Predicted 3D model of a 74-nucleotide RNA (transfer RNA) from Candidatus Alistipes merdipullorum.
The sequence is in RNAcentral, with records from ENA.
Its Rfam family is "tRNA". The family's RNA type in Rfam is transfer RNA. About the family: Transfer RNA (tRNA) molecules are approximately 80 nucleotides in length.
RNA sequence: UGCGGGGUGGAGCAGAGGUCAGCUUGCCGGUCUCAUAAGCCGGAGGUCACGUGGUUCGAAUCCCGUCCCCGCAA
Numbered sequence: 001u002g003c004g005g006g007g008u009g010g011a012g013c014a015g016a017g018g019u020c021a022g023c024u025u026g027c028c029g030g031u032c033u034c035a036u037a038a039g040c041c042g043g044a045g046g047u048c049a050c051g052u053g054g055u056u057c058g059a060a061u062c063c064c065g066u067c068c069c070c071g072c073a074a
Stems, first nucleotide, its partner, number of pairs: 001073007010025004018057001027043005049066003053063002
C1' cells in the first nucleotide's frame, strides 16, 4: 500500500430495513440458608466506533468517507 473480516450495556456475542435493541455472564436489591455458594424474583446500565454524510416514509442494518482492531498478500 491492496484485499477480506470486525467495532452493539462492564465482559463475550446475536440482531442483514419498521415492532420492546435482545441473550449469556458480571453488578445492585430481595428471597432461600445458621452462614456462604448454587437456585429463584426484580432492577440499573446502550444515543449500536465517528460524520449537523448519503439513500429511504423509516438505518445498528444499505451506500460513502474517516479512525481503530484482526487476518491475508506485497